[in-house]
RNA sequence: CAGCCGGACCGGACGGCCGCUUUUCGCGUCUUCGGGCGCGAGGAGAGGAAAGUCCGAACUCCGCAGAGCAGUGUGCCGGAUAACGUCCGGGACGUCAGGUUCAAGCCUGGUGGACGGAAAGUGCCACAGAAAACAUACCGCCCUGGCGGCAACGCCCGGGUAAGGGUGAAAAGGUGCGGUAAGAGCGCACCGCUGUCGCAGUAAUGCGGCGGGCAGGGCAAACCCCACACGGAGCAAGACCAAAUAGGGAGGAAGUUCGCGGCAUUGAUUCUUUGAAUCAGGGCCGCGGACACGUGCCGGCUCGGUGCGUCAAACCUUCGGGUAGGUCGCUAGAGCCGCACAGCGAUGCGCGGCCCAGAGGAAUGGCCGUCGCGCAGGAGCGAUCCCGCGGACAGAAUUCGGCUUACAGGUCCGGCUGCCUU
Numbered sequence: 001c002a003g004c005c006g007g008a009c010c011g012g013a014c015g016g017c018c019g020c021u022u023u024u025c026g027c028g029u030c031u032u033c034g035g036g037c038g039c040g041a042g043g044a045g046a047g048g049a050a051a052g053u054c055c056g057a058a059c060u061c062c063g064c065a066g067a068g069c070a071g072u073g074u075g076c077c078g079g080a081u082a083a084c085g086u087c088c089g090g091g092a093c094g095u096c097a098g099g100u101u102c103a104a105g106c107c108u109g110g111u112g113g114a115c116g117g118a119a120a121g122u123g124c125c126a127c128a129g130a131a132a133a134c135a136u137a138c139c140g141c142c143c144u145g146g147c148g149g150c151a152a153c154g155c156c157c158g159g160g161u162a163a164g165g166g167u168g169a170a171a172a173g174g175u176g177c178g179g180u181a182a183g184a185g186c187g188c189a190c191c192g193c194u195g196u197c198g199c200a201g202u203a204a205u206g207c208g209g210c211g212g213g214c215a216g217g218g219c220a221a222a223c224c225c226c227a228c229a230c231g232g233a234g235c236a237a238g239a240c241c242a243a244a245u246a247g248g249g250a251g252g253a254a255g256u257u258c259g260c261g262g263c264a265u266u267g268a269u270u271c272u273u274u275g276a277a278u279c280a281g282g283g284c285c286g287c288g289g290a291c292a293c294g295u296g297c298c299g300g301c302u303c304g305g306u307g308c309g310u311c312a313a314a315c316c317u318u319c320g321g322g323u324a325g326g327u328c329g330c331u332a333g334a335g336c337c338g339c340a341c342a343g344c345g346a347u348g349c350g351c352g353g354c355c356c357a358g359a360g361g362a363a364u365g366g367c368c369g370u371c372g373c374g375c376a377g378g379a380g381c382g383a384u385c386c387c388g389c390g391g392a393c394a395g396a397a398u399u400c401g402g403c404u405u406a407c408a409g410g411u412c413c414g415g416c417u418g419c420c421u422u
């Protein structure tokens, strides 16, 4: 210097004109006196992810004796936190690089993740391969016997063998030495595994001694088992004020009398029973008349005339639910910045300073100029200059902590590799 990887950060600056949302002040105007509207001046006005809505909470409403089943989620250890599936530190494992060993392995550094249980049970392990889990003999190696051959050796039958080859993601502990007909934990050493004891550590776990030749292939993001946790819906949550219209509840408002008819019924009397008839009484319904009252019309008032109504339909008053609409929730908060202290760190704590959108069918925009950034072209020995193009992902909607995903261009730090110079 270049490339790759990891981490932290920035996400154009300034000015002018026009416009939008919100807020403060002043003036004007209207007002039901709460405020509304208009004009002018000033202040404020998107993000690192505002996104996906995947986790965790605050807040609100509904539900809730207790226990169990089902369901969902989480899962090494310790810590941080309001909480978390997040973060920090540690451990074991896998993987990559370097070093080291005859080799297996070990050491150092980076990196990855739903990292309890495969020795309770069930299930699965494609293709290839002889065999994929009560192991197995395809090639090869070795031995006895037979046949052929002078021999080397070849073929056949029977047996031994997991060291070698081959298949596979994975082949029944690994490496080395010995041993053997050839082999094999068959024997030994080391590594791994396992049982036990001791030591260290808060713990996960590690280290060491002794015993055992070695069982127990993998998959639980397959069912399952174990342990722990878990009520539901979400600011369109929810609370308050409250039209017009249509329902619901309550109250108010002008009536008495006579006649006729019908219905059921009560009492009395009569008839031979069932039953019928007569009389009397009140009740309900309908029709009609009289007077009274309310109200409309005859322009207003009185008289008069006329229509309608008079026991609850319409009308009036009032109550309650609810809709439109309005107000709150609503942005001062697990807040931001700086410094100091504690801690390896996540983070905590103290002091000082600051106020940083709050709209709601939803504002935060457009144009221009100057500078800056990147890329291409041209001029110049060069510093530099000229000209053109580009500038991402994206857009608050109750709030906060995380995770994940997208992103033009740029800055800083660390690690590894390569090249050049000294």
Base pairs, nucleotide, nucleotide: 001418002417003416004415005414006413007412008411009410010409012371013370014369015368016367017366018365020045021044022043023042024041025040026039027038028037029036030035047393051404052403054402055401056400057399058398059234060233061232062231071230072229073228074227075226076090077089078088079087080086091115093112094111095110096109097108098107099106100105116225117224121223122222123219124218125217138165139164140161141160142159143158145156146155147154148153173191174190175189176188177187178186192214193212194211195210196209197208198207199206200205238328239327240326241325248319249318250317251316252315255291256290257289258288259287260286261285262284263283265281266280267279268278269277270276271275292310293309294308295307296306297305298304335354336353337352338351339350341348342347373390374389375388377386378385379384
A computed fold for a 422-nucleotide RNA from Candidatus Sulfotelmatobacter sp., annotated as Bacterial RNase P class A. The coordinates come from a structure-prediction model, not an experiment, and the mean pLDDT is 77. Of the family's consensus pairs, 95% are formed in the model. The sequence is in RNAcentral, with records from ENA. It matches the Rfam family "Bacterial RNase P class A". Rfam links the family to the GO terms tRNA processing, dimeric ribonuclease P complex and ribonuclease P activity.